This is a predicted structure of a 363-nucleotide RNA (Bacterial RNase P class A) from a Cytophagales bacterium. Its Rfam family is "Bacterial RNase P class A". About the family: Ribonuclease P (RNase P) is a ubiquitous endoribonuclease, found in archaea, bacteria and eukarya as well as chloroplasts and mitochondria. Of the family's consensus pairs, 98% are formed in the model. The sequence was found by an Rfam model in a public genome assembly. Its mean pLDDT, the model's own confidence on a scale to 100, is 77. Taxonomically the source falls in Cytophagales (Bacteria, Pseudomonadati, Bacteroidota, Cytophagia).
C1' cells in the first nucleotide's frame, strides 16, 4: 500500500413555483412546524387506564456465577470461573492478548452416549496364571482386569511391596471433589496448610432446588348527543342462588332481596377527550474502569383519523467508469408515525474511523 473479515459511525444539500395538515395572528391572507435508526418484528419490561383487592391449593410461565447500573426487564457494564486459540517463558506447567459462555444441581430419581468394541457403569476378545487331558503348544475347568486391541470416553495417576498371576489388596507421593482453617478481595473466587471420604459425560435431556409472576390492553378508558317496540318466545332461577366476578382449574369469598341466557323482530350509532412538556432533546463541567450518575445552561422538534408530512424544475455534494484534459455517463441504501418510553431481534448503498488476517513493496 492492496484485498478480505469483524465492529462503530453515517443515513446528502440548496433555490424557485405550486399543493396538503396542525398551531398562532391583524383570519382576502401571513408566519411557523411537519415521518426513523430502525418508525419494522410484536419478543420482553414499564408508564398510564379499567377490573379485582379474600385468600388457599394445584397448574402454567420466567429467571439461575458475583457486584453494580436502571422506573423496570429475560436488558446493559465490570469482574470471576470454564473452554478454545495466538504469542512468550525459567516449559508435565505458567503468563499475556483475543474470542465464546443458556455459568444452580448427575450419590433425589428416570433416561441417553451412534459406529467400532467382549463390554458404555461391572464387562472378558487377545493376553497372563493354576490344574487336568488322547500333552510340544491344542482342548477343558477355574482365577484375573495390571499389558494389548476398539473407541470421544473402558471409569483418577505414578512408584514400591505383595500375589499362582493380578487388582487401592497394602504403603508413599500427586491430581480432582468435599470439609476445616490462614491471608487477600464488597463478593463470585484466588493462593497456602491440614484431614477425611470419594471419582465418566450429558439437564438449550425429562426432572429437582431456589427466587419471581393478578388480568386486560388506547380496538384501554372517560364524557356528551341521538334513538328505542326495555316488544315476543323458550329454558333456568328468586336465599334449596340461575348467572356473573375473582390469571387457567378447584375450594372459598363477593354481586345478585331478582333476574340471567338463547333466539326472533324494531330503532339509533354522531362527536369530544385520551393525543403528546416527556423516566424529553442538545450542550458544558464534575464523579466513576465502565454501564451510568450529579449540577448548570438552552430548546419545544408531527398529532393525522381512512388517514397530512408532497409534486415539478434547475443545480450542488459524494462515489464509480471512460478521457491527456476540458468534460461525458451512471448511481446515491433499508425503508413510512397512529398512546408513549427503555431494551432485544431483523434489514441496510456510498463515505469516514478502529481492530484482525493474508499478500506485496521500501527501509
Nucleotide at each position: 500500500a492492496a484485498a478480505g473479515c469483524g465492529g462503530g459511525u453515517g443515513g446528502u444539500c440548496u433555490u424557485a413555483u405550486c399543493g396538503c395538515u396542525g398551531c398562532u395572528c391583524u383570519u382576502a391572507g401571513a408566519g411557523u412546524a411537519g415521518a426513523g435508526g430502525a418508525a419494522a418484528g410484536u419478543c420482553c419490561g414499564a408508564a398510564c387506564a379499567g377490573c379485582a383487592c379474600a385468600g388457599a391449593g394445584u397448574g402454567c410461565c420466567c429467571u439461575a456465577c458475583u457486584u453494580c447500573u436502571u422506573a423496570a426487564c429475560g436488558a446493559g457494564a465490570a469482574g470471576c470461573g470454564a473452554c478454545a486459540u495466538a504469542g512468550c517463558c525459567a516449559a508435565u506447567g505458567g503468563c499475556u492478548g483475543u474470542g465464546u459462555u443458556a455459568g444452580a444441581g448427575c450419590c433425589a430419581g428416570u433416561g441417553c452416549c451412534a459406529c467400532a468394541g467382549a463390554a458404555a457403569a461391572u464387562u472378558a476378545c487377545c493376553g497372563c496364571c493354576u490344574a487336568a487331558g488322547u500333552c510340544u503348544a491344542c482342548u477343558u475347568a477355574g482365577g484375573u482386569a495390571a499389558g494389548g486391541g476398539u473407541g470421544a470416553a473402558a471409569a483418577a495417576g505414578u512408584g514400591c511391596g505383595g500375589u499362582a498371576a493380578g487388582a487401592g489388596c497394602g504403603c508413599a507421593c500427586u491430581c480432582c471433589u468435599u470439609u476445616g482453617u490462614u491471608a487477600g478481595g464488597c463478593a463470585a473466587c484466588u493462593a497456602g496448610c491440614a484431614a477425611u471420604a470419594g471419582a465418566g459425560g450429558u439437564a438449550a435431556a425429562c426432572c429437582u432446588u431456589a427466587g419471581g409472576g393478578g388480568c386486560u390492553g388506547c380496538a384501554a378508558a372517560a364524557c356528551c348527543a341521538a334513538a328505542u317496540a326495555g316488544g315476543c318466545u323458550a329454558a333456568c332461577g328468586u336465599u334449596u342462588g340461575a348467572g356473573g366476578g375473582u390469571u387457567a382449574c378447584u375450594c372459598g369469598c363477593c354481586c345478585a332481596a331478582a333476574g340471567u341466557u338463547a333466539g326472533c323482530g324494531g330503532g339509533u350509532a354522531g362527536g369530544u377527550u385520551g393525543c403528546u412538556a416527556g423516566a424529553g432533546g442538545c450542550u458544558u463541567g464534575c464523579c466513576g474502569u465502565g454501564a451510568g450518575g450529579c449540577a448548570g445552561g438552552u430548546c419545544c422538534c408531527a398529532g393525522a383519523u381512512a388517514a397530512a408530512u408532497g409534486a415539478u424544475a434547475a443545480g450542488a455534494a459524494u462515489u464509480u467508469g471512460c478521457g491527456c484534459a476540458a468534460g461525458c455517463a451512471a448511481a446515491u441504501a433499508c425503508a413510512g408515525a397512529a398512546u408513549u418510553c427503555g431494551g432485544c431481534u431483523u434489514a441496510c448503498a456510498a463515505g469516514c474511523c478502529c481492530g484482525c488476517u493474508u499478500u506485496u513493496u521500501u527501509u